[in-house]
Molecule: c-di-GMP-I riboswitch aptamer
Organism: Bacillota bacterium
RNA sequence: CUGUAUUAAGGGCUAACCUGUCGAAAGGCAGGGGCGCAAAGCCAUGGGUCCUGUAAAGGGAAUGCCAGGCUGCCGGU
Numbered sequence: 001c002u003g004u005a006u007u008a009a010g011g012g013c014u015a016a017c018c019u020g021u022c023g024a025a026a027g028g029c030a031g032g033g034g035c036g037c038a039a040a041g042c043c044a045u046g047g048g049u050c051c052u053g054u055a056a057a058g059g060g061a062a063u064g065c066c067a068g069g070c071u072g073c074c075g076g077u
Stems, first nucleotide, its partner, number of pairs: 012037002017032006035064001041070003045067003049061004
């Protein structure tokens, strides 16, 4: 100087649940909460799932189910 196997430091996000609110619903938002997460950051692109619909079609939701794409922090030992 470079790397990052491992793992620290500084931090980050936040499940279930509760309260309020929006929505036909799934669910979203805010506050509390913290099961967990090295991408639990972004993208609904594929599969799967949920709501609506008699069904089909269409519309909607969610990535912390499985894949895929893009990007980010650190470097103790």